[in-house]
RNA sequence: GGCCGAAAAACCUCGGAGCGGGGGAACCGAUUUUGGGGCGAAUCCAUCGGAAGACGAUGGGAGCGCGGCUCCUUUCAGCGCCAGCCCGACAGCUAACCCCGCAGGCCGACAAAGGAG
Numbered sequence: 001g002g003c004c005g006a007a008a009a010a011c012c013u014c015g016g017a018g019c020g021g022g023g024g025a026a027c028c029g030a031u032u033u034u035g036g037g038g039c040g041a042a043u044c045c046a047u048c049g050g051a052a053g054a055c056g057a058u059g060g061g062a063g064c065g066c067g068g069c070u071c072c073u074u075u076c077a078g079c080g081c082c083a084g085c086c087c088g089a090c091a092g093c094u095a096a097c098c099c100c101g102c103a104g105g106c107c108g109a110c111a112a113a114g115g116a117g
Base pairs, nucleotide, nucleotide: 001107002106003105004104011016018102019101020100021099022098023097028092033089035090036087037086038085039084043061044060045059046058047057048056049055063081064080065079066078067076070116072115073114074113075112
């Protein structure tokens, strides 16, 4: 000076504003050992290994991020990701209302076209 992410520039002065997530009526909807559910892009399928599950590897589809006039938008070469964790028998949507988080981890970076400002 930038990136992923809600997780942050400034102000104020110790709490706000701001950003994000969950619970929770009616109406509607759904079907509960084949347990179910939440955060998140992070899921599905096939093949192989494995006695098999687990697990591992490869490939493909869906999805996500980067791509330097602008924190906007579309296309696109290229590169990368496709994890992890939590609730604990329990939660659809959901007005009022209630609750919670604002961490952590990285980089010196590879083209272009269109629109808007």